[in-house]
Context: one part of a larger RNA
């Protein structure tokens, strides 16, 4: 890891529910005892339940009790009893397994190591040269100063010793702390042999919670002991009917619990429920409005202030400056309403109907929930965010689509079918179904990226409006574009063109005291504007469809791919088809529910997680009965196109070699694939 074989709701006491039973002329016997071929047997009524209750209690009684009451009120005026099953709660170890802990005047440890005690032993070799002392010199004696001369030191290099600084190996290791170079101490508070001493809330301890036998923030054994664990794990056979919850309250509570509330069973009521319709019903949200509250623009109009003018003071006057109130026009609002739906919510009446409801008991599960449309708060009108509400669907739900996907769309799986009709969503090929018809639009591979960001742009279609136009329009050509005059003024000039003012008048078919380029000033060149020439539309706004730029990410691109342009894009129409476990056909099986004596016949259902309730295989013993067997039991291998929705059963055959089926009861060591599960084998 697999295989075998083990491995979890067991018993007691008491209550309280159901289901069977006896007895109800109330019901039972404990403890004891008798019999003795023995077990469901006979005595035993002490004594327990029950047959009346109310009150503290005196006590009273179908009533009592409180009060002053003959008032109201609380309680009561119904619940037989004992036994086996069984379901729960209690009580214990109470479904197994699993701590770290904690006690114990219980015990073993100091052969490791800490620290002491007795005794023993070890330190090559070189260097320094401290006190003493001698001599000499020196002094008044002293000091003192030199030389020898001594051998002092937790002194100095450095092997043995002994440590463990820094690398590197090694790290399923040669080793559970080690090699190897390096280092530190090496006469000392050194090291080290052997014998011994302190014992667990206690020792030692140059102190590091170190250390006390590979174990120390309290050793180790071994008993309390099946300590406890709101925590993790696990927890064995089948079918069938029903089916949740992640809510409120509380809680030293927030992963636990406890009552509620949603499930499921039993009883009693029986339409009470549910749904449609019709009526009446209160409402103050959406939207709306500005009448109340406050926000808030702009104008008029006018208190108040501020500026200025004036005045010898008071006054008066202006005001493109700030502004209240009223007024006009235009708005806003979860803590605004002069208004006021849609839904929902209550009730009546009617209709539907197996569509449930309600009360009373008995057993639970759940109280970590997610996404998603709508109404909202918070946050940034971020979040696969959070908090609420009010559906849905996952949770507990398979099938189909969405390339792929809990929560999105369709749709709710009893079995079985090489039948048939649709949902969503498709129909060019992967790939089942229209290269399907008709009218458009898109050239951007948009479509296939991002509700069309902001923003830009003779990209195209549609629709309105306006201006010019055959008396000749628009764009292109040819030609004119003159005269006072170089307007005036500034200037060094200033001449249509640096700048300031005025912008007149002729001639004209028109011509600007000039639109831009350009000169030092002029000149050149050109536009306004006329005109010839063509010879029909030309030009500007507004709305709107589909497209264009804006458009940057990290391993190779892509709509699922291939490919697709009068489409296989997009928008708008028509018919057809494909498409699921839907639906429907035929068989089949079970639950219910009406009808029937009954055999059946009909309606109505049969996804399912924690859970509830029900029916039934299979193990081992035991009791009666019934059978089989060496002409082969159990076991075991193989099994009828047996048999049963299943769990199993099983006629036959091999094998084996001595027991054992089956029915009807009864008692349980009664069912493995998981527990980092125990044991063995490989």
């Nucleotide at each position: 890891g697999u295989c075998u074989g083990g491995g979890a709701g067991u018993u007691u006491u008491u209550g309280u529910g159901c289901g069977c039973a006896g007895c109800u002329u109330g019901c039972c016997u404990a403890a004891g005892g008798u019999u003795a071929u023995a077990a469901a047997a006979c005595c035993g009524g002490a004594g327990g339940c029950g047959c009346a209750g109310c009150g503290a209690a005196a006590g009273c009684g179908a009533g009592u009790c409180u009060g002053a009451a003959u008032a109201g009120g609380g309680c009561g005026u119904a619940u037989g009893u004992u036994g086996c099953g069984u379901g729960u709660a209690u009580u214990g170890a109470a479904c197994c397994c699993g701590a770290a802990a904690c006690g114990g005047a219980g015990g073993u440890g100091a052969u490791c190591u800490a620290u002491c005690c007795a005794u023993g032993g070890u330190c090559a070799g070189g260097u320094u040269g401290a006190a003493g002392c001698u001599u000499g010199a020196g002094u008044a004696a002293g000091a003192u100063c030199a030389a020898g001369u001594g051998g002092a030191g937790g002194a100095c290099c450095g092997a043995a010793c002994u440590c463990a600084u820094u690398a590197a190996c090694c790290u399923u290791g040669a080793g559970a702390a080690g090699u190897u170079a390096u280092g530190g101490g090496a006469u000392g508070a050194a090291c080290u042999g052997u014998g011994g001493a302190u014992g667990g809330g206690g020792g030692u301890g140059a102190a590091a919670g170190g250390c006390c036998a590979a174990u120390c923030a309290a050793a180790c054994c071994c008993c309390g002991u099946a300590a406890u664990a709101g925590c993790u794990g696990g927890u064995u056979c089948u079918c069938u009917u029903c089916g949740a919850g992640a809510u409120a309250u509380a809680u030293u509570u927030a992963g636990g619990u406890a009552u509620a509330g949603c499930c499921u069973c039993g009883u009693a009521c029986g339409u009470u429920u549910g749904u449609c319709a019709u009526u009446g019903g209160g409402g103050g949200u959406a939207a709306a409005g500005c009448a109340c509250u406050g926000a808030a623009a702009a104008g008029a109009c006018u208190a108040g202030g501020g500026c200025u003018c004036g005045c010898a003071u008071u006054a008066g006057g202006g005001u493109a400056c700030c502004a209240a109130a009223c007024c006009u026009u235009a708005u806003c609002a979860a803590a605004c309403u002069c208004u006021g739906a849609a839904u929902a919510c209550c009730a009546a009446u009617g209709a539907u109907u197996u569509a449930a409801g309600u009360a009373c008991g008995g057993g639970a599960g759940u109280c970590a929930g997610u996404c998603u449309g709508c109404g909202g708060g918070g946050g940034a009108u971020a979040a696969g965010c959070u908090c609420c509400g009010u559906g849905g669907a996952c949770g507990c739900g398979a099938g189909g689509g969405a390339a792929a996907g809990a929560g999105c769309c369709c749709a709710g799986a009893c079995c079985g079918u090489c039948a048939a009709u649709u949902a969503a969503g498709g129909c060019c090929c992967c790939a089942a179904a229209a290269u399907u018809a008709c009218u458009g639009c898109u050239a951007a591979g948009u479509g296939g990226u991002a509700u069309u960001a902001a923003g830009g742009a003779g990209g195209u279609g549609g629709a309105u409006c306006u201006a010019c136009a055959c008396a000749g329009a628009c764009a292109g050509u040819g030609g004119g574009g003159a005269u006072g005059u170089u307007g005036g003024c500034u200037u060094a000039g200033a001449a249509g063109c640096a700048g300031c003012c005025a912008u007149c008048a002729u001639u004209u078919a028109a011509a600007c005291a000039g639109u831009g380029c350009g000169u030092a000033a002029u000149a050149g060149c050109u536009g306004a504007c006329c005109u010839a020439u063509c010879g029909a539309g030309u030009g500007g706004a507004u709305c709107u469809g589909c497209g264009c730029c804006g458009a940057a990410g990290a391993u190779g691109a892509u709509c699922g791919g291939g490919a697709c342009u009068a489409a296989a894009g997009c928008a708008g129409u028509a018919u057809g088809c494909c498409g699921a476990a839907a639906u429907u056909g035929c068989g089949g099986a079970c639950u219910u529910c009406a009808c029937g004596u009954a055999a059946g016949u009909g309606g109505a259902g049969u996804g399912g997680u924690a859970g509830a309730a029900g029916a039934g295989c299979g193990u081992u013993c035991c009791a009666a009965c019934u059978g089989g067997g060496u002409u082969g039991a159990a076991g075991u291998c193989a099994a009828a196109g047996g048999g049963g929705c299943a769990a199993c059963c099983g006629a036959u055959g091999g094998u084996g070699g001595a027991c054992u089926u089956g029915u009807u009861g009864g008692a349980a060591g009664u069912g493995a694939g998981a527990a980092u599960c125990c044991a063995g084998a490989c």

The part of an RNA shown here (large-subunit ribosomal RNA, domain II) has 682 nucleotides and comes from a Puniceicoccales bacterium.
The coordinates come from a structure-prediction model, not an experiment, and the mean pLDDT is 85.
Lineage of the source: Bacteria > Pseudomonadati > Verrucomicrobiota > Opitutia > Puniceicoccales.